This is a predicted structure of an 87-nucleotide RNA (c-di-GMP-I riboswitch aptamer) from Hydrogenimonas sp. Its mean pLDDT, the model's own confidence on a scale to 100, is 77. It was read from a public genome assembly, where an Rfam model found it. Rfam family: c-di-GMP-I riboswitch aptamer. Its family is annotated with cyclic-di-GMP binding in the Gene Ontology.
């Protein structure tokens, strides 16, 4: 390419919220469940935002500020990695 068949096939993640489980907590995981997503795959590298301890402000709680240890990639930004349609 080009023939037959008029048939089969049409994807991925999962918001809130319930259940269970971890965690002192923010949260996480696992089942349900779709609010949305074209990187809403993965990496805490820069920043937000939360969570704990600790100091220092403060009459005390409350709050702010600073410090560590931590959570968030569906907040942002960056780094990587893939899909798929054109040219």
């Nucleotide at each position: 390419a080009a023939g037959c068949u008029c048939a089969g096939u049409u994807g991925c993640c999962a918001a809130a919220c319930c259940u269970g489980u971890u965690g002192u907590g923010a949260a996480g995981c696992a089942g349900g469940g779709a609010c949305g997503g074209a990187a809403a795959g993965c990496c805490a590298u820069g920043g937000g935002u939360c969570u704990u301890c600790g100091a220092u402000a403060c009459c005390a709680g409350a709050u702010a500020u600073c410090g560590a240890a931590g959570a968030u990639c569906g907040c942002c930004a960056g780094g990587u990695u893939g899909c798929c349609u054109c040219u």